[in-house]
Model confidence (mean pLDDT): 81 of 100. A computed fold for a 72-nucleotide RNA from Microchloropsis gaditana, annotated as transfer RNA. Rfam family: tRNA. Gene Ontology term of the family: triplet codon-amino acid adaptor activity.
RNA sequence: GGCUUUGUGGCUCAGUGGUAGAGCGGUGCACUUGUAAUGCACAGGUCCCCGGAUCAAUCCCGGGCGGAGCCU
Numbered sequence: 001g002g003c004u005u006u007g008u009g010g011c012u013c014a015g016u017g018g019u020a021g022a023g024c025g026g027u028g029c030a031c032u033u034g035u036a037a038u039g040c041a042c043a044g045g046u047c048c049c050c051g052g053a054u055c056a057a058u059c060c061c062g063g064g065c066g067g068a069g070c071c072u
Base pairs, nucleotide, nucleotide: 001071002070003069004068005067006066007065010024011023012022013021018055026042027041028040029039030038048064049063050062051061052060
């Protein structure tokens, strides 16, 4: 330098063109003699950035940046 792949709550990951979810974690409450476990509720995300096509983009297209792998 080229090719492939990847980027979503604190962490690990789903997700589909129609205003984003789970598990774990956090907070509160219930339960318990107390703790843990369990149940319920809540908070938490400009979906890496810019541009394009579309009525509408996390999703499609192009570029950039970061990660991983391969080739030279």
RNAcentral records the identical sequence in 3 taxa. The RNAcentral record of the sequence draws on ENA and Rfam.